[in-house]
Context: one part of a larger RNA
């Protein structure tokens, strides 16, 4: 000199864009953060419109006997919103944190003839025939509650058989190929599929669409193995029995002591094993001419974790932050028998600390989940709020103005200086204040209508084009126009040398200053105050850390 997720002191006008618990991975009140589908299913629920039945008012006519007329109301059919349940998909993404980890965790370069992959794309084929339950519901019971038990009823794209096809595996035969174990293809023998679904149209034959099943390929995502690389201590020198290897088996999507039985005695190490300490890694960021050195906040990629420890279930995918089970600590409820909970999600609270924000608005945009769609959900995200925390930009006025005014300071008493500075005059209106107008972000999506195209017997449906229409949290915000008026907007540090900038007074080795040298003991340019000057400026200085 540069830099910072900074803090502290003094000061503080505005805007844009960023950033904001580095400490206690401490404990958490409250609210929200993952739902969705009725076009999979059975119930409950019963709105509106319409229809039917009963009912008979007002009113009209009347020969006073009645007749016509049909409202309110009741019931039935009808079934919307809504509710829990069964079922499907998603809760493995998105969001947070860095405790652990010195490791194939990460980075980079390879390999998988040792592997998996829901949704998506593409190609081929299929979708047949049966069955038994169960939740919801009703009844009964236990319990303070959480919740649970028994009996009875019912549905499915829930569950289970049979058929068909094909895949995989075992055994055998053949062909081709390679990179060592081997790989690919063909044929024969033994175990294994589907939703028969929903909706729309129909000339009732079927068709369209969304789902479903099998197989091949792709894409995406993941898993495993290996070379190399990035840390401190030798005042850590020896370490290791599933240890190292083999055979056989188990397990896995898959290789492998991953696990097991048996056999052998190996394996690592001064090219630093083992131990201890520290630490998430990288793209990057800071500095430096570079080589290097330091860091790993925000943003992006990977990993690990989710009160602590362990475990599996489901699933294409987890050993699962807002799932389950067990143990532990802690907190809460309790009728004392038993239960409930997990902010390192967004806000927020307490605590710790030098120190770090709102219990805000919206799904309008982008993205995600579900759905045929409308749409629902979304503390992701888009925004607003707070903070000079940082960077950048703007302003605090401009021109003229000498009697060098008053006043301050100083003085050798002549003067010098603050100083064109002020006043005064002429202007400007960035900001500001008030009023008015007022966006882009939003239409390639949706709805309605019209037309065209491919396919089809046709219709619905699909694709494309055109027209109309609705949708904005931010926000009456940005921006524009008009009016007003210099009015409302400057401080901080330093002035002995390093280092730009000096005098006076006070103090008298005192009070104090100080980064180093050092200053202060009666003329202190070094302490304190004043005037002046220098530097930077909405900041300035100090402290801490790195180069």
């Nucleotide at each position: 000199g540069g830099a910072c997720g900074a803090a502290c002191g003094c000061u503080g006008g505005c805007g844009g864009c960023g950033u904001g618990c580095c400490u206690a991975a401490u404990a958490c009140a409250u609210g929200c953060a993952a739902g969705u589908c009725g076009a999979g299913c059975g119930c409950a629920g019963g709105a509106a419109g319409c229809u039917c039945a009963c009912g008979g008012a007002a009113c009209u006519c009347u020969u006073c006997g009645g007749a016509g007329g049909g409202a309110a109301g009741u019931g039935a059919g009808g079934g919307a919103a809504u509710g829990a349940g069964c079922g499907g998909c998603g809760g493995a993404c998105g969001g947070g944190u860095g405790a652990g980890u010195a490791a194939c965790a990460c980075g980079u370069a390879a390999g998988g003839a040792a592997c998996c992959u829901g949704c998506c794309u593409u190609a081929a084929g299929g979708a047949u025939u049966g069955g038994g339950a169960u939740a919801a519901c009703u009844c009964c019971g236990a319990g303070a509650a959480a919740u649970c038990g028994g009996a009875g009823c019912u549905a499915a794209u829930a569950c289970c058989g049979g058929a068909u096809a094909g895949u995989u595996c075992u055994u055998c035969a053949g062909a081709c190929c390679g990179c060592a174990u081997g790989g690919u293809c063909u044929g024969a023998u033994g175990a294994u599929g589907a939703a028969a679904g929903g909706c729309g149209c129909u000339u009732c034959g079927g068709c369209g669409u969304c789902a479903c099943c099998u197989u091949g390929a792709g894409a995406u995502g993941g898993c495993c193995u290996u070379g190399c690389g990035g840390u401190g201590c030798a005042u850590u020198a020896g370490c290791u029995a599933g240890u190292u290897g083999g055979u056989g088996g188990g397990g896995u999507a898959a290789u492998g002591g991953c696990c097991c039985a048996c056999c052998a005695a190996g394996g690592c190490g001064a090219c630093g094993a083992u131990g201890c300490a520290u630490a998430g890694c990288c793209g990057a960021c800071c500095u430096g001419a570079g080589a290097g050195g330091g860091u790993g906040a925000u943003c992006g990629g990977c990993c690990a974790c989710a009160c602590u420890g362990g475990g599996a279930c489901u699933g294409a995918g987890a050993c699962a932050c807002g799932g389950c089970c067990c143990a532990g600590a802690c907190u809460c409820c309790u009728a004392c028998g038993g239960g409930a909970g997990g902010c390192a999600g967004c806000a927020g609270u307490a605590g710790g600390g030098a120190a770090u924000c709102u219990u805000c608005c919206a799904c309008a945009a982008u993205g995600g989940a579900c759905g045929a769609a409308a749409g629902u959900c979304u503390g992701a995200u888009g925004g607003a709020g707070c903070a000079a925390c940082g960077c950048c930009g703007c302003g605090u006025g401009a021109g003229u103005g000498a009697u060098g005014a008053a006043g301050g300071u100083u003085u050798u008493c002549g003067g010098a200086u603050c100083g064109u500075a002020a006043a005064a005059c002429u202007c400007u209106g960035u900001u500001g204040u008030a009023a008015g107008g007022g966006a882009a972000g939003a239409a390639u999506a949706g709805g309605c209508g019209u037309g065209a195209g491919a396919g089809g017997u046709a219709a619905u449906g699909c694709u494309c084009a055109c027209g109309c229409u609705a949708u904005g949290a931010c926000g009456g915000u940005a921006c524009c126009u008009u009016a007003c008026g210099a009015g409302a907007a400057a401080g901080c540090c330093a002035c002995g040398g390093c280092u730009a900038a000096c005098u006076a007074c006070g103090u008298g080795c005192c009070a104090g200053c100080a980064g180093c040298c050092g200053c202060g003991g009666u003329a202190a340019u070094a302490c304190g105050u004043a005037g002046g000057u220098g530097g930077c400026a909405a900041g300035c200085g100090u402290u801490g850390u790195c180069c």
Predicted 3D model of a 547-nucleotide part of an RNA (small-subunit ribosomal RNA, 5' domain) from Exiguobacterium antarcticum DSM 14480. Its mean pLDDT, the model's own confidence on a scale to 100, is 80. Its Rfam family is "Bacterial small subunit ribosomal RNA". Gene Ontology terms of the family: structural constituent of ribosome and ribosome.